[in-house]
């Protein structure tokens, strides 16, 4: 410089056919326990990198940007 991939909860991530975002750890409460740990139950916690655009309605489609990793010369 060109291609292709990705960017969602503090981490890792899933999200079908565009129809109000799921789950593992973690955290914090609670129960069990002699006391920790471990195990169970719960809560809470992401308007989906930003910016527009199309739509009744986008994480999801279209354009622009920024950022990550990978090939190509």
């Nucleotide at each position: 410089a060109c291609c292709c991939a990705g960017a969602u909860a503090g981490c890792u991530c899933a999200g079908u056919c565009a129809g109000u975002a799921a789950a593992g750890c973690g955290u914090c409460a609670g129960a069990c326990u002699u006391u920790u740990a471990a195990u169970c139950u719960g809560a809470a916690g992401a308007u989906c990198c930003a910016g527009g655009g199309u739509u009744c309605a986008u994480g999801u489609c279209c354009c622009u940007u920024u950022u990550u990793g990978a090939g190509u010369g």
The RNA shown here (transfer RNA) has 73 nucleotides and comes from Callithrix jacchus. It matches the Rfam family "tRNA". The RNAcentral record of the sequence draws on Rfam. The prediction has a mean pLDDT of 82. Lineage of the source: Eukaryota > Metazoa > Teleostomi > Platyrrhini > Callithrix.